RNAcentral holds the sequence, with entries from ENA. This is a predicted structure of a 289-nucleotide RNA (Bacterial RNase P class A) from Thiobacillus sedimenti. The gene name in the source record is rnpB. Its mean pLDDT, the model's own confidence on a scale to 100, is 79. Of the family's consensus pairs, 93% are formed in the model. Rfam family: Bacterial RNase P class A. Rfam's curators write: Ribonuclease P (RNase P) is a ubiquitous endoribonuclease, found in archaea, bacteria and eukarya as well as chloroplasts and mitochondria. It is annotated as a ribozyme.
RNA sequence: AGAGCGGGUCAGGCAACCGCUGCCGCGCAAGCGGGAGAGGAAAGUCCGGGCUCCACAGAGCAGGAUGCCGGCUAACGGCCGGACGCCGCGAGGCGAGGAACAGGGCCACAGAGACGAGCGUAUUAAGUUACGGUGAAACGCGGUAACCUCCAUCCGGAGCAACACCAAAUAGGCAGACGAUGACGCGGCUCGCCGAGUCUGCGGGUAGGUGGCUUGAACCGGCCAGCAAUGGCCGGUCUAGAGGAAUGGUUGCCCACGACAGAACCCGGCUUAUCGGCCCGCUCUUCCA
Numbered sequence: 001a002g003a004g005c006g007g008g009u010c011a012g013g014c015a016a017c018c019g020c021u022g023c024c025g026c027g028c029a030a031g032c033g034g035g036a037g038a039g040g041a042a043a044g045u046c047c048g049g050g051c052u053c054c055a056c057a058g059a060g061c062a063g064g065a066u067g068c069c070g071g072c073u074a075a076c077g078g079c080c081g082g083a084c085g086c087c088g089c090g091a092g093g094c095g096a097g098g099a100a101c102a103g104g105g106c107c108a109c110a111g112a113g114a115c116g117a118g119c120g121u122a123u124u125a126a127g128u129u130a131c132g133g134u135g136a137a138a139c140g141c142g143g144u145a146a147c148c149u150c151c152a153u154c155c156g157g158a159g160c161a162a163c164a165c166c167a168a169a170u171a172g173g174c175a176g177a178c179g180a181u182g183a184c185g186c187g188g189c190u191c192g193c194c195g196a197g198u199c200u201g202c203g204g205g206u207a208g209g210u211g212g213c214u215u216g217a218a219c220c221g222g223c224c225a226g227c228a229a230u231g232g233c234c235g236g237u238c239u240a241g242a243g244g245a246a247u248g249g250u251u252g253c254c255c256a257c258g259a260c261a262g263a264a265c266c267c268g269g270c271u272u273a274u275c276g277g278c279c280c281g282c283u284c285u286u287c288c289a
Base pairs, nucleotide, nucleotide: 001285002284003283004282005281006280007279008278009277010276012254013253014252015251016250017249018248020037021036023034024033025032026031039260043271044270046269047268048267049266050265051159052158053157054156063155064154065153066152067151068082069081070080071079072078084095085094086093087092098150099149103148104147105144106143107142115140119132120131121130122129163211164210165209166208173202174201175200176199177198178197185193186192218237219236220235221234222233223232224231225230255258
């Protein structure tokens, strides 16, 4: 220099003005000021967990998932380390991998015959013994579980439209009191009129509202243990929380001219999409010193 391998990271930048959604402060209010405001995948919803409600004595059946060995973790089908197999000169990449003496099924082509014993030749008292081209496997104590199955381990169901709280109007429910010996009503009282309900309390649900809601297996830095995944300690930070749903628009300058995409309870993974840039470690080939 060229060709590659593995990992990490950024996701146009700056400024001005006008908006939108929360929060804080001031204000009686109108409003003013300050500060915050999508992602590495927020996606698919494919695994796993938290949380909530329902169910639940124990055991089993059915069903599902996983499947070398060891470790990590809240948990996993994830990750790390190791062995093995395949691919690559190599850095590395890929791998659903326990049991075939529990049982069933299947075994292309070739071959007379392919799963269950038969068949041919020779032989024997006797299916008694030996051999039989091809084929991965042949007259069996073969192969196949990425076929059923068996074994081991794990798994209750539904999901934030979960769930909890506050709570109208109308209708209905329950209880009590009064009422044809006339209640209630007719503007306060009496008379009078009318004629069957009236009053009070309780409780459930609906509309509506509030919580759940973002402080968390969190993030950043350092140290320690460990090959690593990961864990521990110390210090610092607060980083969207809406509810028809905000995160936008215009202008100017610059550059390498900007991809995939858009939160809706939260978190750990996996998978998929993605213009490009940068950083770290490593391999092979060639050249120079």